[in-house]
Context: one part of a larger RNA
RNA sequence: GGAUGAACGCUAGCGGCGGGCUUAACACAUGCAAGUCGAGCGAGAACGUCUUUCUUCGGAGAGAUUAGUACAGCGGCGAACGGGUGAGUAACGCGUAGGCAAUCUGCCCUUCAGUGGGGGAUAACAUCUCGAGAGAGUUGCUAAUACCGCAUGAUAUUCUUUAAUCACAUGGUUUUAGAAUCAAAGAUUUAUCGCUGAAGGAUGAACCUGCGUCCCAUUAGCUUGUUGGUAAGGUAACGGCUUACCAAGGCUCCGAUGGGUAGCUGGUCUGAGAGGAUGAUCAGCCACACUGGGACUGAGAUACGGCCCAGACUCCUACGGGAGGCAGCAGUGAGGAAUAUUGCACAAUGGACGAAAGUCUGAUGCAGCCACGCCGUGUGUGGGAUGAAGCUCUUGCGAGUGUAAACCACUGUUAGUAGGGACGAGCACCGAUGUUUUGCAUCGGUUCGACGGUACCUUCAUAGAAAGCUCCGGCUAACUCCGUGCCAGCAGCCGCGGUAAUACGGGGGGAGCGAGCGUUAUCC
Numbered sequence: 001g002g003a004u005g006a007a008c009g010c011u012a013g014c015g016g017c018g019g020g021c022u023u024a025a026c027a028c029a030u031g032c033a034a035g036u037c038g039a040g041c042g043a044g045a046a047c048g049u050c051u052u053u054c055u056u057c058g059g060a061g062a063g064a065u066u067a068g069u070a071c072a073g074c075g076g077c078g079a080a081c082g083g084g085u086g087a088g089u090a091a092c093g094c095g096u097a098g099g100c101a102a103u104c105u106g107c108c109c110u111u112c113a114g115u116g117g118g119g120g121a122u123a124a125c126a127u128c129u130c131g132a133g134a135g136a137g138u139u140g141c142u143a144a145u146a147c148c149g150c151a152u153g154a155u156a157u158u159c160u161u162u163a164a165u166c167a168c169a170u171g172g173u174u175u176u177a178g179a180a181u182c183a184a185a186g187a188u189u190u191a192u193c194g195c196u197g198a199a200g201g202a203u204g205a206a207c208c209u210g211c212g213u214c215c216c217a218u219u220a221g222c223u224u225g226u227u228g229g230u231a232a233g234g235u236a237a238c239g240g241c242u243u244a245c246c247a248a249g250g251c252u253c254c255g256a257u258g259g260g261u262a263g264c265u266g267g268u269c270u271g272a273g274a275g276g277a278u279g280a281u282c283a284g285c286c287a288c289a290c291u292g293g294g295a296c297u298g299a300g301a302u303a304c305g306g307c308c309c310a311g312a313c314u315c316c317u318a319c320g321g322g323a324g325g326c327a328g329c330a331g332u333g334a335g336g337a338a339u340a341u342u343g344c345a346c347a348a349u350g351g352a353c354g355a356a357a358g359u360c361u362g363a364u365g366c367a368g369c370c371a372c373g374c375c376g377u378g379u380g381u382g383g384g385a386u387g388a389a390g391c392u393c394u395u396g397c398g399a400g401u402g403u404a405a406a407c408c409a410c411u412g413u414u415a416g417u418a419g420g421g422a423c424g425a426g427c428a429c430c431g432a433u434g435u436u437u438u439g440c441a442u443c444g445g446u447u448c449g450a451c452g453g454u455a456c457c458u459u460c461a462u463a464g465a466a467a468g469c470u471c472c473g474g475c476u477a478a479c480u481c482c483g484u485g486c487c488a489g490c491a492g493c494c495g496c497g498g499u500a501a502u503a504c505g506g507g508g509g510g511a512g513c514g515a516g517c518g519u520u521a522u523c524c
Base pairs, nucleotide, nucleotide: 001524002523003522004521006520007519008518009517010516013377014376015375016374017373018372019370020369021335026333027332028331030330031329032328035077036076037075040074041073048065049064050063051062052061053060054059084288085287086286093213094212095211096210097209098208099207103205104204108201109200110199111198112197113196114195115194116150118148119147125140126139128137129136130135156181157180158179159178160177163174164173165172166171186193187192188191214260215259216258221251222250223249226248227247228246229245230244231243232242233241263285264284265283266282267278268277269276270275290311291310292309293308294307313324314323315322316321341367343366344365345364349363350361351360352359353358380410381409382408383407390401391400392399393398414465416460418458419457420456424451428446429445430444431443432442433441434440435439468513469512470511471510472509473494474493475492479508480507481506482505483504489496490495
């Protein structure tokens, strides 16, 4: 000098774009953050309104509508994405380059084939029981794209078999014949959407390997599923992954093992570069979800807002027993030098579900707070005296502040007043036309904007509302007076201060930067 997710002190007009718990992975009140589908299925209200009957005139009953709606249930898909955090991890975790002849892949795309005929339950509901509750159980009824047999069945799997070809060692690919095993679901607006099997693709993921990846030798030896083999099991898959048996190996001064520290990267800061430091925001990967362990479901699980067990903590309790997990968005307490609103909207983008309309979405889009940063802009412009007053200094002559002010003329940014007023919007729905119909294109109409009556434009009035901070001994731009008297104090280093202090404190003057200026901390 540059830089910062900064903090502190003094000060502070506006706007744009960004950023905002670096500390306690501390504990959390409250609300919201993952639902959706009635075009898979069975059941199915009420309030209100209207009609009508009875009436003791208070009201009661019935029917229609509300409505096949709401709430609830079975079933499907999603909930493994999106969002948060960096505790752990020195590791094939990450980065990079490869391998998979050792693998899986819902939804999506392409192609081929099929979708026949049956069965038994169960929730909801009703009934009864237990319980303070959370909830649990008995009996009875019912449906399905829920569940289960049967049929059919392949280029799938397994076994036997024929041949060809390729290779990288196990082997791969193609091929002949035969056997065994295994499937399905329907819905509606009748044209579509589904369902099952197979092959291929795409996407996503798993696994393996080379190289790279901090400090300590005041850590020198480490290892028994350890290293290898055989067999079996297990896995989507290879493998000591697991087990039995056999052998005695494997790693290490080119740093094993142990200890400490740490998420890694693209990047970021600095530097001429080499390098050094760093890993906030944004993007990729990994890990974690109160702490530890476990499996289930599923195409897929570290399953944050799933389950089970144990533990700590908090809460409810009728003391028998139960409930919970903000490292999602806000917000609270605590810690700290220190870090924001319990906001608006799904209008856009994206996601889940749905045929669609649409619903949900604290993702996201926006707004609020904070000079935290960068950038832009203003706080006026021109004229105006041998030069007012005040103040300071003085050799008492004068000098400085200083064109500075006053005064005259002008302009009108920002803020303020008043009016107009967006882009972001295309989709979707309806109708018409064209075209090869569903689709696509064009035209017309209707609906939809959180931000926001915001940006922007115009109008009006007025210099009116808008400057500070640090420094002035040398380094280092900028000097004098008074006070103080090794005191009070200053200080980054050298050093100032003990009676003439350009170094302390104040005044005047000056220098630098400027809505900021200084200090502290850290990095180069």